[in-house]
């Protein structure tokens, strides 16, 4: 100068006040984050509901782990940056298929001969080594061989197929002259996974009213947290029009909790032992004065976890990298 991983972001005293719990009835305890934001992901919980089978739609995409799950996380492998620590990845399949690839250039994919080069009968054959255009041009050096050339043959690499070890990568042997230009974050194929809806879910009690009134379909039928179908399960659904109520209670905070320490793991983790309780409001409590210290930035709970992603003044602490 960086690269990674954590940590604080307020705290004590004194007075007042405000929510919740406890009981001793006026003391005790406790009260808004690191992201509480975003609603991107996965989940717990409730209900549909007492089963399923197809299809469609939608999601994941190298491998092996963890986890409640999960596109999270950890490690290994492959690719690209980067002097390096490290950092990103939308990391199956191009020999099922369909499409696309401008301009250049002869051609751009059951694609090719413009210039060369060889032969010549001067009409044209024959050829893809060599030059040009292109991101991309019929694998690549090298030798033999040829009218000149060419995998034409051969060695050695490339590719593809098979077959052991094998998690992926890789590696080793054996066969092949040999289909292979990018790209699926284009349709598409494969392979796994997946039901909706949400705490204003959902249950309970009290009260009051008009168990009111019309229309529309109807067992070949209708509804059902299903996009369809099929099947099951029930007998109504649906729409206007008038009326009453809209109050309390549970859901509500002990949880896949947290902290410390022992094992075991390369680590995420995972298991045992000890300790510990830390907002549940309801139109919304969590504050206001005073004194210390250095106290600010992004910002205020609403069923709860676990990630990921966005904002962020300042101060610290760790290990590792270049340079002098």
């Nucleotide at each position: 100068a960086g690269u990674u991983g954590g940590u604080c972001g307020a705290g004590c005293u004194a007075u007042c006040g405000c929510u919740u719990a406890g009981c001793a009835u006026g003391c005790u305890a406790a009260g808004a984050g690191g992201a509480a934001a975003g609603u991107c992901c996965g989940g717990a919980c409730u209900u549909c509901a007492a089963a399923g089978a197809g299809u469609a739609a939608g999601g994941u995409g190298c491998c092996a782990g963890u986890u409640a799950a999960u596109u999270g996380c950890u490690g290994g492998g492959g690719a690209a940056c980067g002097u390096g620590a490290g950092u990103u990845c939308a990391c199956g399949g191009a020999a099922a298929g369909u499409g696309c690839a401008a301009c250049a250039g002869a051609a751009a994919g059951u694609a090719a001969a413009c210039c060369g080069c060889c032969a010549u009968u001067u009409a044209u054959g024959g050829u893809a080594a060599g030059g040009g255009u292109g991101a991309a041009a019929g694998g690549g050096u090298a030798a033999g061989g040829u009218a000149a050339g060419a995998g034409c043959u051969u060695a050695c690499c490339g590719c593809u197929c098979a077959a052991a070890u094998u998690a992926a990568a890789a590696u080793u042997u054996g066969a092949g002259g040999c289909a292979u230009u990018g790209a699926a974050a284009a349709c598409c194929c494969c392979a796994c996974c997946u039901g909706a809806a949400g705490c204003a879910a959902u249950g309970c009690c009290a009260a009051a009213u008009a168990g009111a009134g019309a229309u529309u379909a109807a067992a070949u039928u209708g509804u059902g947290u299903u996009u369809c179908u099929c099947g099951c399960a029930c007998a109504u659904a649906a729409u206007c029009u008038g009326g009453g109520u809209a109050g309390g209670c549970a859901g509500c905070u002990u949880g896949a909790g947290u902290g410390u320490u022992u094992u075991g793991g390369u680590g995420a983790c995972a298991a045992g032992a000890c300790a510990u309780c830390u907002a549940g409001a309801u139109a919304a409590a969590u504050g206001a004065u005073a004194g210390c210290u250095a106290a600010a930035a992004c910002a205020g709970a609403a069923u709860c976890c676990g990630g990921c992603u966005u904002a962020u003044a300042g101060a610290c602490c760790a290990a590792c990298u270049c340079u002098a």
This is a predicted structure of a 324-nucleotide RNA (Bacterial RNase P class A) from a marine eukaryotic metagenome. Its mean pLDDT, the model's own confidence on a scale to 100, is 77.